[in-house]
């Protein structure tokens, strides 16, 4: 760095997925050691139990204990311990959470001239002189307890009073310095005021003032610090001022009183959500997340409130008060607060020991020993991380064995293992032993670390293996089990699913799961877009706001520079160094940014002074469907009246309905009404869009052109605002001719709430007035510069030229084409840009839900405006490609129509199908392209089907033994396979022979045989069809970013992609055409079995002789090529007509089927994988069946007749066949046919008489002298064998049909039609099938129409391609979500009652040591007692948030349901 997924492919546009990084993680499977971090993210849930802050006897009095002196001895003093109380200092720091909190918060940079600071440091001064209590003790006394009450005695570094005091506070005054300002600082005067404490054996170690320092801090500026406008106004102490209280300390921080301000779109207030930061992940970077462990800050410390004390707290292990909840209780009261260390319950996917130790760092307290320290060190638990190490290393081929797989040879696992030689990390044992502490003290630890012993022995597992992604095979399943991150993958051959064997990754880990950034330039500052892909407001005007012409001068705020501070530490990077290495640590160096000072002036901005090139004004001009208002016109149309007329009018695809004999359509007069304005009319004109069209006139905007002049930047865009806005729609009041939603009718249709047709109200029209939206489009925001052209049209100038006027030519403004460069995914745009900038505004961010819901504003309503989410899909889209389709379009062909002939379809039969039926009626084939088809022959057989009987190495094929030739014939029993006897016979090759071979039999065993079972959708071969249609591509070259084009399009012309011209093509394959067989003419060759023109014979028959002319046969040549004339056409290809020829424009047939289409047909020809049976789904007999028979379809035959039938005659063919055969003559039978056998292995003999035809007679239009079906009775022939079940013959019967309804089939000449002949199959059976000749028409104006096809073009939302794709109700499941009569709970405000504690104020009824004091009492203090605030708590009506809720709206998915056919093709009404 990319990559998978939209499509038949493409390129684009966009989304969703992955491949990396990363975690305070969890969870599956698995785990060997070690180091270093690390471990309640969830209930600021509730906490049992230990422990976490206390020291100070050197501040004080007592107490008690020990020793020691006196003493009997009570007791007293001495010392020295250890103390509960006063006192002092800590306790506000350490630790812990992150709930509040959007700033009273935190960062970053300042200010404090507006403050403090216990403990420490420095300096300089002192530390005098009294006093009076009290707790501890003791006594009494109340309480269960917790704790109290009162009497008494007592110390101090407790507490009080005076003295001293320049500095120090205050008053009040001189006066010098500095400061932006309020002031600050310094040096005096005068007055008032205010300190202190001891103790220790000394030394000290305190104490008090007062300055200074350093250290914590207060308060305070500026900037920065997530989200919502579906929160737009918000605020009475609020904003300022006096004045006064209060704090260390400025301030509405209180309080009075005056004043009406103060915030707010650069987003105030309000809601949601969050501790900030340093850092951390990530990232190329700008950014994005993110704050756990370590550090700075903050806020809390059941929950709310309040203060005390103190340097400092409104205090986590402190009080008071309230509230919840827990415990104690004797019911009277009381105690508590683990978000400190463990530990415990609940919670939860889910986070540890009630460990040691203060040895070390560090803190408190002490003069010190020392205490205290769950801070800390340090152990333990966790693979949660990060590192590092191990599971052994060499050798070892017969490539062992096992497994797997094979094409059965062999491959793989795999030097892999075993084997045999080493090694000794870690683990286990045992010795031994630190640093950390420079004297003493080691929790960790007998650790680390060394040494030794032993033995490869105790250590490997996870995931994946279809693409993306590195890795393949075998079984098993068979849309099932199940897999999946996206694409998807399973329906019987699954590298996607399970197992196994192989392989790939990483490794003590490996996946999964969550979450972050990356990738994603997929919110675009770097770095995106808006004509179709999401996206231009419908248009203008316009405040703020954004940006703005030349020239000087000044300013320095933005811009550049330098320096000076900061930027905690840690981290991140680099250099080095320490633990064995790394992880880890440790030294050094680097650094955004902000602030301050100083300096530069080019650009920006300010401020001043000028200028005319933007803008704008005066002037003179012409153009216009620009507006807005009156008024007047003609056609048309309807109506009304009258005339003149008679049966129809209208109306449609066709038609009705409707109007008309009560007089209509039509026509002619008047005459009323209304609404619109024909020609002109032009991609012409005007307007800001919507839009504006007879004619006059009267207000009136705006644009344009020439000429100078004037103002001097006066502008350009614009969030809010405001106007104006097509139709429709709505009040109101008028008008209503046409037209015309709903409505009625008639039609069409399956239906037809529609298209069509008749009528028809609102509305379409004025007038005021809402409404506020359109595909309001050029789908393209305004305004400005600038970038080749050329050709139209409009409205002005100008110029040259001319008498004039055109014509040309120059220029400004509008308004189309076409084109260049660029642009663009492409399409296209293109001086009227979508090209190149510049400026300001709107607006998109995947598709549906949904331009909906909720909630706001707007409206009379209908509605509009703003606008989402849950849910759900891997895609929705655009553009252009090739195809395929189209009830789009041109062009052209075809027996496709049309123009004929003959049929089918009706009727009997026959064959073949379905369908019934059967023990079976064997299996296939089903639109064209199945159905007289496989089957070119089912009585057996065939045979694959049924029914019984029989066989199991087999009816068949190879292999081993083993034993015999093989085989002929025969009798028995059977339906017959089959069994069971006999009789006969040995053979062929090598070999002297023994004996071996080869074929064949038989019997045994087992490998294997055998299958017309399955899969034609796993296949190969073959074949059918589009189609004998003219097409199907390739190779180089161009074009296009590419699929692809191009060639293969165009003009002509052919059967043809045939062939010429043209042409970015240029050539080339497979087709087509020709070569090839056949027919037609001629030649030449050769003449038997073929032929006979001349000769001769003759039995009169090419029969003989003989000929070689000529049919004919069978070889091999010629001939036809648009060659030749003539129009025509482009000097072309070629087409028309001659002409000559046996043929004439492919002579006429036959073979020949191209790239591909139908998963088109065949496993039952045949081959073949795989699956399946294997005493049977094999194989062998015997009889049946395939031939059934209510019916339905296909293909034929024969016929309904007189262009016939029948008898009689008499002609004239090609092409075949033939020894298990064809089969003459002759003879028999009415005949089928027999008998017999001549010839013939075929130009020789035979089948074989061909028939229609032609001649003559006879029938005379009838169910007939048509027609034959059907029966009957006799009979031939084939075959083992004609019952089921062949053909034929005679005789006799004599059915239905009198030309066939919708349909619909072949056929363009030797063709149809008609007419017979032959032949495959075969014993026998042809109306089939293939072939062959006789006879022989009729028609084609033409391509509208049907059908197919070929080529351009169009369109398309189709690509399984129209049998396509798809759209809504409705039914059903299931999901979320909206409304809902209510209800439930939470939240933060507001009023208003009540008011605890406590600060503060006010009383002064009690008390009272210290001081004054005239002794009366005063000052001073406590208790009280009353305010003012005040938390909790009630009360109320609103506000908002969620939760439920009977019903009920639409959404959304989902397998086949149900109506319909709305959309894509002119989607059938664009």
């Nucleotide at each position: 760095a990319g990559a998978g997924u939209u499509u038949g492919a493409u390129u684009c546009u966009g989304g969703c997925u992955c491949a990396g990084g990363a975690u305070g993680a969890a969870c599956g499977c698995u785990g060997g050691c070690g180091g270093c971090g690390u471990g309640c993210c969830u209930a600021a849930c509730a906490c049992a139990u230990g422990c976490a802050a206390g020291u100070c006897g050197a501040a004080c009095g007592g107490g008690u204990c020990a020793u020691g002196u006196a003493g009997c001895a009570a007791u007293a003093c001495a010392u020295g311990g250890c103390u509960a109380g006063u006192g002092g200092c800590g306790a506000a720091c350490g630790g812990g959470u992150g709930a509040g909190u959007a700033a009273u918060g935190c960062a970053u940079a300042g200010g404090u001239a507006a403050c403090c600071u216990u403990c420490c440091c420095c300096u300089a001064a002192g530390u005098c002189u009294g006093g009076g209590a009290u707790a501890a003790c003791c006594c009494u006394u109340c309480g269960a307890a917790a704790g109290g009450a009162g009497a008494g005695c007592u110390a101090a570094u407790a507490c009080c009073a005076g003295a001293u005091a320049c500095a120090c506070u205050c008053u009040u005054u001189g006066g010098g310095u500095c400061g932006c300002a309020u002031g600050a600082u310094c040096c005096g005067g005068a007055g008032a005021g205010a300190a202190a404490a001891g103790u220790u054996u000394u030394u000290u170690c305190g104490c008090u003032u007062a300055g200074g320092g350093a250290u914590g801090g207060g308060c305070u500026u500026a900037u920065g610090u997530c989200u919502g406008a579906u929160u737009a106004g918000c605020u009475a102490g609020u904003u300022g001022g006096u004045a006064g209280g209060g704090u260390a300390a400025a301030g509405g921080c209180c309080u009075a009183c005056c004043a009406a301000g103060g915030c707010g779109a650069u987003g105030a207030u309000c809601g949601g959500u969050a501790g900030c930061u340093g850092g951390u992940c990530u990232g190329a970077g700008a950014g994005g997340a993110u704050g756990g462990a370590c550090a700075g800050c903050c806020a809390c410390a059941c929950u709310g409130g309040g203060a005390c004390u103190g340097a400092g707290a409104c205090a986590c292990g402190g009080c008071c008060c309230a509230g919840a909840c827990u415990c104690c209780u004797a019911c009277g009261g009381g105690a508590g607060g683990c978000a400190g260390c463990a530990g415990u319950g609940a919670g939860g996917a889910a986070u540890a020991u009630u460990g040691c130790g203060c040895a070390a760092u560090g803190g408190g307290g002490g003069a010190a020993a020392c205490c205290c320290u769950g801070a800390c060190g340090c152990a333990g638990c966790g693979a949660c991380g990060c590192c590092g190490c191990g599971u052994g290393a060499g050798u070892g081929a017969u490539g062992a064995a096992g497994u797997c797989u094979u094409u059965c040879g062999g491959g793989a696992u795999g030097u892999a293992a075993a084997g045999c030689u080493c090694u000794g990390u870690c683990g286990a044992g045992a010795g031994g032993g630190a640093u950390g502490a420079u004297a003493g003290u080691g929790a960790c630890a007998g650790u680390a670390c060394c040494u030794c012993u032993g033995a490869a022995g105790g250590a490997a597992g996870c995931c994946c293996c279809g693409g993306c992604u590195a890795a393949c095979u075998a079984c098993g399943u068979g849309c099932c089990u199940g897999c999946a991150g996206c694409c998807g993958c399973g329906g019987u051959a699954a590298u996607a699913c399970g197992u196994a064997g192989g392989g790939g990754g990483c490794g003590a880990g490996c996946g999964u799961u969550a979450u972050c950034c990356g990738g994603a330039u997929u919110u675009a500052u770097u770095g995106g877009g808006c004509a179709u892909a999401a996206a231009g407001c419908g248009u203008a005007c316009g405040c703020a706001g954004g940006c703005g012409g030349g020239a000087c001068u000044u300013u320095a705020a933005g811009u550049c520079g330098a320096a000076u501070g900061u930027u905690a530490a840690a981290u991140c990077c680099a250099a080095c160094g320490g633990c064995c290495u790394a992880a880890c640590c440790g030294u050094u160096g680097u650094u955004c940014g902000c602030a301050u000072u100083c300096g530069a002036a080019a650009c920006u901005g300010a401020a001043g002074u000028u200028c005319u090139a933007g803008a704008g004004a005066u002037c003179a001009g012409g153009a216009g469907a620009g507006g807005a208002a009156a008024g007047c016109g003609g056609a048309a149309c309807u109506c009304a009246c009258a005339g003149u007329g008679u049966a129809g009018c209208g109306g449609u695809g066709a038609a009705a309905u409707g109007c008309g004999u009560a007089g209509a359509u039509a026509u002619u007069g008047u005459g009323a009404g209304g609404a619109a304005c024909a020609c002109c009319a032009g991609u012409u004109g005007c307007g800001a869009a919507g839009g504006c069209g007879g004619c006059u006139u009267u207000c009136u905007g705006g644009a344009c052109u020439g000429a100078a002049u004037c103002u001097g930047a006066c502008g350009c865009u614009c969030a809010a605002g405001u106007a104006c806005g097509a139709a429709a729609g709505c009040g109101u009041g008028g008008g209503g001719a046409g037209c015309a939603a709903a409505c009625g009718g008639g039609a069409u249709u399956a239906g037809a709430u529609a298209c069509c047709c008749c009528g028809g109200u609102a509305g379409u029209c004025c007038a005021c007035g809402c409404c506020g939206u359109a595909a309001a489009c050029g789908g393209u925001g305004u305004u400005c510069a600038c970038u080749a052209g050329g050709u139209g049209u409009a409205g002005g100038a100008g110029g040259u030229a001319u008498c004039g006027a055109c014509c040309c030519c120059u220029u400004c403004u509008g308004u189309g084409c076409c084109a260049c460069a660029g642009a663009u995914a492409a399409u296209u745009c293109g001086u009227u840009a979508a090209g190149u900038g510049a400026a300001c505004c709107g607006c998109c961010u995947g598709g549906g839900a949904a331009g909906u819901a909720c909630g706001a504003c707007c409206g009379c309503a209908a509605g509009g405006u703003u606008a989402a989410a849950a849910c759900u899909c891997a895609a929705a889209g655009a553009a252009a490609u090739u195809g395929a389709c189209g009830g789009g379009g041109g062009c052209c062909c075809g027996c496709a129509c049309a123009a004929g002939c003959a049929g089918u379809g009706g009727a009997g039969c026959a064959u073949g199908u379905g369908g019934u039926u059967u023990a079976a009626u064997u299996c296939g084939a089903c639109g064209a392209u199945a159905c007289g088809c496989g089957a070119a022959a089912a009585a057996c057989c065939u045979u694959a089907c049924c029914a019984g009987g029989a066989c199991u190495u087999g009816a068949c094929a190879u292999c081993u033994g083993u034993a015999g030739a093989a085989g002929u014939c025969c009798c028995u029993a059977g339906a017959g396979a089959u069994a069971g006897g006999g009789a006969u016979g040995u053979g062929c090759c090598c070999g002297c022979a023994a004996g071996g071979g080869a074929g064949c039999u038989a019997c045994a065993a087992g490998a294997c045989a055998g299958g017309u079972g399955g899969u034609g959708c796993a296949u190969g071969g073959c074949u059918g069809u589009c189609g004998u249609c003219a097409g199907c591509u390739c190779g180089u070259g161009u074009c296009g970013u590419g699929a692809g084009a191009u060639g293969u399009u165009g003009g002509g012309u052919u059967a043809a992609g045939u062939c010429c011209c043209g042409c970015a093509a240029c050539g080339a394959g497979c087709g087509c055409a020709a070569c090839c067989c056949c027919u037609g003419u001629c030649c030449c060759g050769u003449g038997u079995u073929g032929c006979c023109a001349g000769c001769a014979u003759u039995u009169c028959g090419g029969a003989u002789g003989g000929g070689a002319a000529c049919u004919c046969a069978c070889g091999g040549g010629a001939g036809a090529c648009u060659g030749c004339c003539g129009g025509u056409g482009g000097a072309a290809a070629g087409c028309c007509g001659g002409a000559g020829g046996a043929a004439g424009g492919u002579a006429g047939g036959g073979a020949u089927g191209a790239c591909g289409u139908c998963a088109a047909g065949u496993c039952a020809u045949c081959a073949u994988g795989c699956c399946c049976c294997u005493u049977a789904c094999g194989u062998c007999c015997u009889g049946g069946g395939c031939u059934a028979c209510a019916c339905a379809c296909a293909u034929g035959c024969u016929a309904c007749a007189a262009u016939g039938g029948c008898c009689g005659g008499u002609a004239c063919a090609a092409a075949g066949g033939g020894u298990a055969g064809c089969a003459a003559g002759a003879c028999c039978g009415c005949g089928a046919g027999g008998u017999g056998g001549a010839g013939c292995u075929a130009a020789u003999c035979u089948c074989a008489u061909a028939a229609a035809a032609c001649c003559g007679g006879u029938c005379u239009c009838a169910g007939u002298u048509c027609g034959g079906a059907u029966u009957g009775u006799a009979g031939u022939c084939u075959g083992c064998a004609a019952c089921u079940c062949g053909a034929c013959u005679a005789c006799a019967u004599g059915a239905a049909g009198u030309u066939g309804g919708a349909a619909u089939u072949g056929c363009u000449a030797g063709u149809a039609a008609a007419c017979g002949c032959a032949g495959a199959u075969c014993a026998g059976c042809a109306c089939g099938c293939u072939g062959c000749g006789u006879u022989g028409a009729a028609u084609a104006c033409g391509u509208u129409c049907c059908c197919g096809g070929g080529c351009c073009u169009u369109g398309u939302a189709c690509a399984c391609a129209c049998c396509g794709c798809c759209c809504g109700u409705c039914a059903c499941a299931c999901c979320a979500u909206g409304a809902g009569a209510g209800u439930u709970g939470g939240a933060a405000a507001c009023a208003c009652c009540c008011g605890a504690a406590g600060c503060c104020g006010a009383c002064a009824c009690g008390c009272u040591a210290a001081c004054c004091c005239u002794c009366g009492g005063g000052a001073a203090g406590c208790a009280g007692u009353c305010g003012u605030c005040g938390a909790a708590g009630g009360u109320g009506g609103g506000u908002u948030c969620a939760g439920c809720g009977a019903u009920u709206g639409g959404g959304g998915u989902g397998a086949a349901g149900u109506c319909g056919u709305a959309a894509c093709a002119a989607g059938g009404u664009a």
Small-subunit ribosomal RNA from a metagenome, 1470 nucleotides, folded computationally. The coordinates come from a structure-prediction model, not an experiment, and the mean pLDDT is 85. It matches the Rfam family "Bacterial small subunit ribosomal RNA". The RNAcentral record of the sequence draws on SILVA.